[in-house]
């Protein structure tokens, strides 16, 4: 140097290929309910710049681009 994969909630992740309802699961946190008290179960409940920036469209997590951070794999130079 080139290739290719991945960044989404506090953690793990799906959603992306084929663009379309109000951004999602599970764990986890917070409140309640239960109990002497906690745990467990149950109810309810909050928190997302979807990595940044641009296009592209009526509409972008999704498509293009570029940068930006991780991971492999190839190869140069010494």
């Nucleotide at each position: 140097a080139g290739g290719c994969c991945c960044g989404u909630a506090g953690c793990u992740c799906a959603g992306u290929c084929u663009g379309g309802c109000u951004a999602g699961a599970g764990c986890g946190c917070u409140g309640g309910u239960c109990u002497c008290c906690a745990a467990a179960a149950c109810c309810a409940g909050a928190u997302g710049u979807c990595g940044g920036g641009g296009g592209u469209u009526c509409g972008a997590a999704u498509c293009c681009c570029u940068c930006c951070g991780g991971g492999c794999c190839u190869g140069c130079c010494a």
Predicted 3D model of a 78-nucleotide RNA (transfer RNA) from an Actinomycetota bacterium. It was read from a public genome assembly. It matches the Rfam family "tRNA". Rfam's curators write: Transfer RNA (tRNA) molecules are approximately 80 nucleotides in length. The family's RNA type in Rfam is transfer RNA. Rfam links the family to the GO term triplet codon-amino acid adaptor activity.